[in-house]
Context: one part of a larger RNA
C1' cells in the first nucleotide's frame, strides 16, 4: 500500500399511530398450579357516559344577573408484525478529566551509614634558617617551605559547537568545560502521589509529571470528528419566525412526505371594464413642521455711551414679524405618477385543488444575478425586501469558469432549432449590399474617468473670395515727433497722461523681440507676383493621448486591415429543447380475467441532495411440501443467456461430497473508506 476475514439503530419494558387476525358490550388475564401438549387461576387493567378545583350533578354539565361561551354520548379489547417516543450504554470507535484502593526511590532528587578514586607538570601563601641594614619598631637580599573552592594535563565527570554521521530511542566522531573540591564513584539505608525531593528549571520520583504508574468505579461523559454494508419506483425540502446560560444545538409553527376523511368544480395567470385602497418616484414649500443665502423694513429684550432722567436718542447683540431674493428634507407634504392589489364581471387558458385529522421526517451555517433600500471610504464586505438561480440541476454557449446566456437530461435512432457562431486549429460564408477606423484600434457581453487632440469622416450656420479670397515669396511700413509729463537717461516699446493732424497704395503718439538711452529687427497696415477656393463656429461618428508592477507571454492560439466597427439581407452549423418513431415505467380510466394478471385510452407524467413512502434481490437457520447427486453435490476458474438493478440461469474445466426449490417464519443477514481491528505479502 494491497489483498483476505471482522467491523455500526439491537435487546427489555411502557407508550402513540398503522395494518393483520381472534372475540365482540364486552375484551382479556398476571402471579402461581400443572402439562407431552392443551388446561387451571377472574385478582387485575382497558372498554361500556359525561362536565366541574371539589362539594355536586348527570346526557349533560362548568362559568355567568343574564345573554352567551367551553367541555361532552353512541365499539371495544387482546395478540402479531413495522414505525416512532421514553426508560436502560441504546447506531459504532474517539477525549482530556474526576475518584477509589493497592505498587513502585534498581532510574533520578536529597539525606544518612560504610568505603573507594584523583598521571604528570607548574606558580611559589603563611612560617623557618642564613646574612645586610638600624638606637627601636622594622625592612632587604639568599636558601628553605609547601598553601590553594589557583594553573596547564592523563584516568575520571561533564556535554559547548557542528548545513559532521546514524537504524534520529538518546548513540558515534572531532571540538570544547571541570579535574584536592560545594570533587567524583559502589554498596547499603531513608523520604510516595496534592505527597516526597528539589544552590528552584514547576525540574526529578524507572525513556510517564503543573500532579506517577497499576486496577477498578467504566461501555464516565461528549450539543463535537470520523464511519454507518444490496437494489429500483414515486414524491421532495430547509438554511425562515418565536423561545432557550441561546446562537457548532434544541422546541413549537413554516415549508417536504404517507394514510384517511371531507368539499367542490376549482384553480391559475393575461386582457379588458366598474367600484375601491396604496402616498412612492418626481415635484413643490407664505400648504404645515424643521433647516437655510443676501438684503429692507418694523418691533421686543440687553448692555453701552449721550442727554433736558416717571423719559428721549444713538449704537451693538440677541430675537421675533412681514416684503424682495436663492435653497433643502428617511422619520416635512397644499400636490403626484408608472405601478401594485381587493371585490365583482366578461373572455381566454388548465384539470385537479382546497381544507381537516393523523404517523413519519428533515431543516433552523445558505449563497450569486437583477431591481430598491440601511451601515461603511471601500471590499469576491455587512443588515434588509422583491423576484429568478446555484444549493438538489445534468446538457449547448462563455477558451477555462456553483449561480451570466440558452434550455429543465425515461432509453434508442433519425431530423429541426436556441444562445452563440461559420479563414485554421474546429461543425458551419474566405457570403452579399452601404459606410467608418490606420489605431494590431480592435478581433475580450473582461475595464476605465476628468481633461486634452490642424488624425480623419460626416451635419449644420456664418463670412472671404476671378474688382482675385487664404497661405507663400519680394517691396514699403513714412512725416509733425524724440507726442506731454516723469526721470541720470524714458526717443512707439519702465511708469502716467492723451492717443490728435499730415503725407498715402498704405503704416498704430505703435502688437512683439532689442537698447544704459539711441541704433536694429519683426508686427498691424498697404502694393506686386500667384491663381481656386478658404476662414471661424457647433454637433455627431470612428481613432490618438491621459494609460505604471513586478521569471517571457498573451484576442483561447495561429493569425487577420478585415478574419476589426457601424447597418441591413440571406443562407448554413449548432444541446439531452423541439418534432417524429419504437420501447420501458408511473398515475387516471374502461374491458377481460377467481387474485396475481393481460389488453386499451388519456396524461405542459418520468432531473434530483436532506427526507417520507412503495415494491423487490441476496446470505445464514426452521417448519413443511418437493427435487437434484460419485453416470460427479458444494466451492474455484472461465464463457454465454436473461432481468431497468440488486442478481438468475445454462456450458465447458477444476474438484471429490453433500447440495436445492416452492410456501411460511426466525435472524448476530448484505462494506470500500471509520489516521477502522487481526493475519498475510
Nucleotide at each position: 500500500a494491497c489483498c483476505a476475514g471482522g467491523g455500526a439503530g439491537u435487546u427489555a419494558u411502557g407508550g402513540g399511530a398503522u395494518g393483520u387476525g381472534g372475540c365482540g358490550a364486552g375484551g382479556u388475564u398476571a402471579a402461581u398450579c400443572a402439562u407431552a401438549a392443551a388446561g387451571a387461576g377472574a385478582a387485575g387493567c382497558c372498554g361500556u357516559u359525561g362536565c366541574g378545583a371539589a362539594a355536586g350533578c348527570g346526557a349533560g354539565u362548568c362559568u355567568g344577573a343574564a345573554a352567551a361561551g367551553g367541555c361532552u354520548a353512541a365499539a371495544g379489547u387482546c395478540a402479531c408484525a413495522u414505525u416512532c417516543c421514553a426508560u436502560a450504554g441504546a447506531c459504532c470507535c474517539g477525549a482530556a478529566a474526576c475518584c477509589a484502593a493497592g505498587c513502585g526511590a534498581u532510574c533520578u532528587a536529597a539525606u544518612c551509614g560504610u568505603g573507594a578514586a584523583c598521571a604528570a607538570g607548574g606558580c611559589g601563601a603563611a612560617g623557618g634558617c642564613u646574612u645586610g641594614c638600624u638606637a627601636a619598631c622594622g625592612c632587604g637580599a639568599g636558601c628553605u617551605g609547601g598553601a590553594g573552592g589557583c594553573c596547564u594535563g592523563a584516568a575520571c565527570c561533564g556535554g559547548u559547537g557542528u548545513u559532521g554521521g546514524g537504524c534520529u530511542u538518546a548513540c558515534c566522531a572531532c571540538u570544547c568545560g571541570g579535574a584536592u573540591g560545594a570533587u567524583u564513584c559502589a554498596c547499603g539505608a531513608u523520604u510516595a502521589g496534592g505527597g516526597g525531593u528539589g544552590a528552584a528549571a514547576a525540574g526529578c520520583c524507572u525513556a510517564u509529571c503543573u500532579a506517577g504508574c497499576u486496577u477498578g468505579g467504566c461501555g464516565a461523559u461528549g450539543g463535537c470528528u470520523g464511519g454507518u454494508u444490496c437494489c429500483c419506483a414515486c414524491u421532495g425540502a430547509a438554511a425562515u419566525a418565536u423561545a432557550c446560560c441561546u446562537u457548532a444545538g434544541u422546541a413549537u409553527a413554516g415549508u417536504c412526505u404517507u394514510a384517511u376523511g371531507u368539499c367542490a368544480u376549482g384553480c391559475u395567470u393575461g386582457u379588458u371594464g366598474a367600484u375601491g385602497g396604496a402616498g412612492u418616484a418626481g415635484a413643490g414649500c407664505u400648504a404645515c413642521g424643521g433647516a437655510u443665502u443676501g438684503g429692507a423694513u418694523g418691533u421686543u429684550u440687553a448692555a453701552u455711551a449721550c442727554u433736558u432722567u416717571u423719559g428721549g436718542u444713538a449704537u451693538u447683540a440677541a430675537g421675533c414679524a412681514u416684503c424682495c431674493u436663492g435653497u433643502c428634507c428617511a422619520a416635512c407634504u397644499c400636490c403626484g405618477a408608472a405601478u401594485c392589489u381587493a371585490u365583482c364581471a366578461a373572455c381566454a387558458g388548465c384539470u385537479u385543488g382546497g381544507c381537516a385529522u393523523a404517523g413519519g421526517a428533515a431543516a433552523c451555517a445558505g449563497g450569486a444575478g437583477u431591481a430598491g433600500c440601511g451601515g461603511g471610504u471601500a471590499a469576491g464586505c455587512u443588515g434588509c425586501u422583491a423576484u429568478u438561480c446555484c444549493g438538489a440541476g445534468a446538457c449547448g454557449g462563455g477558451a477555462a469558469c456553483a449561480a451570466c446566456c440558452g434550455a429543465g437530461a425515461c432509453a434508442u435512432a433519425g431530423g429541426u432549432u436556441a444562445a452563440g457562431g461559420u479563414c485554421c486549429c474546429a461543425a458551419a460564408a474566405u457570403g452579399c449590399a452601404a459606410g467608418c477606423u490606420a489605431a494590431g484600434u480592435g478581433u475580450g457581453a473582461c475595464g476605465u474617468a476628468a481633461g486634452g487632440u490642424g488624425g480623419u469622416c460626416u451635419u449644420u450656420a456664418g463670412c472671404c473670395u476671378a474688382a482675385g479670397a487664404c497661405a507663400g515669396u519680394a517691396g514699403g511700413g513714412a512725416g509733425g515727433u524724440a507726442g506731454g509729463c516723469u526721470c541720470a537717461g524714458a526717443a512707439g516699446c519702465a511708469g502716467c497722461c492723451a492717443c490728435c493732424c499730415u503725407u498715402u497704395a498704405a503704416a498704430g503718439a505703435a502688437a512683439g523681440c532689442g537698447u544704459a538711452a539711441c541704433a536694429g529687427c519683426u508686427c498691424a497696415c498697404c502694393u506686386a507676383c500667384c491663381g481656386a477656393g478658404g476662414c471661424u463656429a457647433a454637433a455627431g461618428g470612428c481613432a490618438c493621448c491621459g494609460c505604471a508592477a513586478a521569471u517571457g507571454g498573451a484576442c483561447g492560439g495561429g493569425g487577420c486591415u478585415a478574419a476589426g466597427c457601424u447597418u441591413g439581407c440571406u443562407a448554413c452549423c449548432g444541446a439531452g429543447a423541439c418534432c417524429u418513431a419504437u420501447g420501458c415505467c408511473c398515475u387516471a380510466u374502461c374491458u377481460c380475467u377467481u387474485u396475481u394478471g393481460a389488453g386499451g385510452u388519456a396524461g405542459u407524467g418520468g432531473g434530483g441532495u436532506a427526507a417520507g413512502u412503495g415494491g423487490g434481490c441476496g446470505u445464514g437457520c426452521u417448519g413443511u411440501u418437493u427435487g437434484g447427486g460419485c453416470a460427479g453435490a458444494a466451492g474455484u476458474g472461465u464463457g454465454c443467456u436473461c432481468g431497468u438493478a440488486a442478481g438468475a440461469g445454462c456450458g465447458c474445466a477444476u474438484g471429490g461430497a453433500c447440495c436445492g426449490a416452492g410456501c411460511a417464519g426466525c435472524a448476530a443477514u448484505g462494506a470500500a473508506a471509520a489516521u477502522c481491528c487481526u493475519g498475510g505479502u
Large-subunit ribosomal RNA, domain II from a Candidatus Pacearchaeota archaeon, 681 nucleotides, folded computationally. Rfam family: Archaeal large subunit ribosomal RNA. Its Rfam clan is "LSU clan".